[in-house]
Small-subunit ribosomal RNA, 5' domain from a metagenome, 520 nucleotides, folded computationally. Model confidence (mean pLDDT): 84 of 100. Its Rfam family is "Bacterial small subunit ribosomal RNA".
Context: one part of a larger RNA
Order: sequence, then C1' cells, then structure tokens
RNA sequence: GAACAAACGCUGGCGGCAUGCUUAACACAUGCAAGUCGUACGAGAAUAUCUCCUUCGGGGGAUGAGUAAAGUGGCAAACGGGUGAGUAACACGUAAGAACUUGCCUUUAGGCCUGGAAUAACAUUGUGAAAAUGAUGCUAAUACCAGAUAAUAUCUACGGAUUAAAGAAGGCGAAAGCUUUUUCCUAAAGAGAGGCUUGCGGCUCAUUAGCUAGUUGGUGAGGUAAUGGCUCACCAAGGCGACGAUGAGUAGCCGACCUGAGAGGGUGUACGGCCACACUGGAACUUAGAUACGGUCCAGACUCCUACGGGAGGCAGCAGUGGGGAAUAUUGGGCAAUGGGCGAAAGCCUGACCCAGCAAUGCCGUGUGGGUGAUGAAUCUUUUCGAAGUGUAAAACCCUUUUAUAAGGGAAGAAACGUUAGUAUAAUAAUACUAUAUUAACCUGACGGUACCUUAUGAAUAAGCCCCGGCUAACUCCGUGCCAGCAGCCGCGGUAAUACGGAGGGGGCAAGCGUUGUUC
Repeated sequence: GAACAAACGCUGGCGGCAUGCUUAACACAUGCAAGUCGUACGAGAAUAUCUCCUUCGGGGGAUGAGUAAAGUGGCAAACGGGUGAGUAACACGUAAGAACUUGCCUUUAGGCCUGGAAUAACAUUGUGAAAAUGAUGCUAAUACCAGAUAAUAUCUACGGAUUAAAGAAGGCGAAAGCUUUUUCCUAAAGAGAGGCUUGCGGCUCAUUAGCUAGUUGGUGAGGUAAUGGCUCACCAAGGCGACGAUGAGUAGCCGACCUGAGAGGGUGUACGGCCACACUGGAACUUAGAUACGGUCCAGACUCCUACGGGAGGCAGCAGUGGGGAAUAUUGGGCAAUGGGCGAAAGCCUGACCCAGCAAUGCCGUGUGGGUGAUGAAUCUUUUCGAAGUGUAAAACCCUUUUAUAAGGGAAGAAACGUUAGUAUAAUAAUACUAUAUUAACCUGACGGUACCUUAUGAAUAAGCCCCGGCUAACUCCGUGCCAGCAGCCGCGGUAAUACGGAGGGGGCAAGCGUUGUUC
C1' cells in the first nucleotide's frame, strides 16, 4: 500500500447491488418447512336452509354433497434446504479403467388371457389416564395369490427347464360389440444418474522408527448389482517403511477469493461441484435409489406428560427464544415469476425461490448548492501595536431544484397452461370422442400505486472524522512543569513544549473517518 463474513470509538442525507452466529455440531417455547392423486378402490358426514308429520319432546325428506374428514392403493418423501462435528481418506482434484445397477424420460419389438382368497375403512364390543391396542362380523381395488401363455431374457447336463401383466376414462350403440386416450407387463437400446478400481497431486512433528495375523498372496466356497480378505476353510510367509511406514497433532476438499510485476504466500465466508453429518452410539426394514434431518428398532444422556402402570420429543430447515460472545437480522408477504412433487387436467403443496423488513457490514452512484460579491464588515486568533490571518469566506444581489415535501399520472417483469370459437392433419366405421399443429378472444403481479414521468414550493431537508517533532502532507499562542499525559518506531514532558491539554490556523480523507485484529 491492498484486502476483510470483521469488531470498537466519534459521526451519519439518499439510492442500487451484494453480505450478515467466524463463538456453544450448546439447549430449545410457538408457528410453518412434503405432499398429492376420486381418470386405482370401497364407503361417506355435519352446521345451516327449505319442506312434511308431531304426543310440541322430537321424527322423516330435499339441498348442502358424492363435498369435508378418515381409510385401502399408487407416486413422491433418497430431491430441494441446513451444517462442517468427524475425516490426512481414492474424501477431494485431475487423468484413466472394468467386473456393475438404474424408478421417472426417449426409441424399438412383442404382450395385456382365466380364476381365487383376504383385509382396512365400517358395524358391534373389550382394555387403557393417555399414547395406543385386542376380539367378532361385512366389503372393494391398478392391494394380494394361483393357473395359462413365453423370447432376443435367465439356467443348462444343449435334450430341455424357468419367469409377466391391471385396469381406468371417454365416443358410437338397445345390447353384443367396435373404437380413442392413457396406464400396466417382458425384452433390447439410449439419455441422464449412481456404485467400484487405479496412476498422479495438495498440512505439521523424527523431541513419533519400526508397523502388520485377515496381516500379504494363492486355491475353493459364500456374499454382493458388481470386482475384491468383503467374509469363511485350507495352504504359503508374506506386505509396508528415512523416497518417512506406524503414531500424534491439525484440517471438510475443489472451482475459486485476497495479495503480488511475477514466481510465490495466505484463505476456503457468499455463489457453483463433490464429500460427510442430522441429540450421542449401534442396527436393519422399505425401495430403482437410504443404512434415510422433519421414517422404524435398540441402548444412552437430556427435556416434557402421567391416574406411577406407562408414554412423548429431537430447529446443523425458515423465522424466533435463552445461553456463549467483541459480534451477526423479521416469530413479515406471495406462489405473480423460475424450479420441484403429485395429478389426464383444472389444480393442490412448496420458509426452495421471488420479494419486502433490519444493519454505513462492504462496493458503486449521488447530494449537502451555483454565479457575482471589499485593499477586505463583524467575531475570533496572532502581533514588532504598524498590522497580519480567518477571507470571496460571510452578508447582500442574481440563479438553479438533483435531493426533500406535497399533488397527479403510472410500468416492464406475463407468457404459457387453461377456457371458448375456428382451421388443418392423424387415428377411427364415424362429421362423436381424442391427440398434434395453428389462429382469435378471454383469464393470471406478492413486490406495489413501487420504479419511472410531470407539476408546485423553497437554498430550502443534509458534514464529519483523523492528523500537523522526524519517518509523513500540515505552526503559532495559552495552560502544565519528568506532573498530568502522549507514543507505530525514534522518542516528547524537570518554566518560553511546533511531540501533553485547549484555542486559532493548516493538511488529509469524506457519509464516512480513525483504532484494533488478521493476510499478502
């Protein structure tokens, strides 16, 4: 000199864009953060309103409504969001590799036949304070099971053997049936995603020198999606190490960021990629995918409820609270946009996200006025008492109106989806229905009456901080008297201190300025 996720002191007009618990991976009240599908399925309320009957207590019916809430089933919940505790490791980066898996999506080739038995919801009833849970009876499915069919799949002794499925919603029709869309099953390929292996690369300590028995390799088996001591039996005795093994300490890694002419050094906050973790430790289940933050089980610590028998919980999601700390924000709005989940769609959900709020925390922009104005008012300071400085500075006069205040107008971000009407094509028995393309109209904005524009008013609403001995730009007076104090280094202060404190003047930066800390 530059930089910062900064803090502190003094000061503080506005706007834009960023950033905001670096400490206790400490404990958490409250609300929200993952649902959705009725075009998979069976069932199905009520308040209220209308109406009928009535013994005036009430009862029936319709609308509400096939709605709400719940249940079976499917998909999602493994993404998105947080944190950096652990990890010195194939964790990461980079470059290769072979023995693998892959829901949804795309393409291709085929298939979707015939049956069956349950169960939740519900009803009746039991136990329990609760959480919850038992019994009996009824019922459905794209839930479950059996059979058939069977190749380019799997196994094979090459003879053969084995393995699948589910419907739903429209249109035409009296029906049978025909047909459209979608879903479902098998196989192959692709895309994207993931698992695995290896070369090389990046911390400190030798005041850590030896380490290792599943250890190193082989054979065989098991296991896995897959290779492999991954596991096991047997056999051999190997494997690593001063080119630093082992041990200890520290640490998430990278793209990048800061600095520097570069080489290098430092850092890993925000944004992006990867990894790890989810109260602590362990375990598996489900699944295409988890050994699963808002799932399950076990153990532990802690907190809460309890009828003392037993139960409930996990903010390192968004806000917020206590605590710790020099120190870090709102218990806000909206799904309008982008993206995600579910759904045929309308749509629903989304503390992802988009916005707003708070903070000069940073960067950038802009203002606090402009012109004229005296050999030069006053004040204040200095003085050799003549004057000099403050100083065109002020006043005064002439202007302007960014900003401010008030009033008026007022966006872009929105085009899709969808609905209605039309046209063309495909499919079809069909001018229904459906799909695709296309045209027109309609519909959708949290931010926000915001940005922006116009008008009116009036210089009106807006300057501080640090320094002035040398380094280092900037000097005098008074006070103090080795005191009080200053100080980054050298050093100032003991009676004329340009170094302490005040004043006048000056220098620097400026909505900031200085100090402290850290890095180069």